[in-house]
């Protein structure tokens, strides 16, 4: 010095859950507080998963019922990329 791993320090991220007289059809995002946990819980929805069904379609006299991702989940599992520290 690389890999591979993950011990300390300094820092970082932030589940649940509360609260917004924010966004959204909606599942979901955002901001404040909160901290379960995380060594990429940084990035990117290329793969599977999953949620959600507004637009379309189908039914149906209505109410509404089913399909569909072009909407979401990166904190679901995997793949790509960049990265901080340096004990065993």
């Nucleotide at each position: 010095c690389g890999a591979a791993c993950g011990a300390a320090a300094g820092g970082g991220c932030a589940a649940a859950c509360c609260c917004g007289a924010c966004c959204g059809a909606a599942a979901g995002g955002c901001g404040g507080g909160g901290g379960c946990g995380c060594a990429a819980a940084g990035u990117c929805a290329c793969c599977g998963g999953c949620c959600u069904a507004a637009c379309g379609a189908g039914c149906g006299c209505a109410c509404g019922c089913u399909c569909c991702a072009u909407g979401g989940c990166g904190g679901c599992g995997g793949g790509a990329u960049u990265g901080c520290c340096g004990a065993a």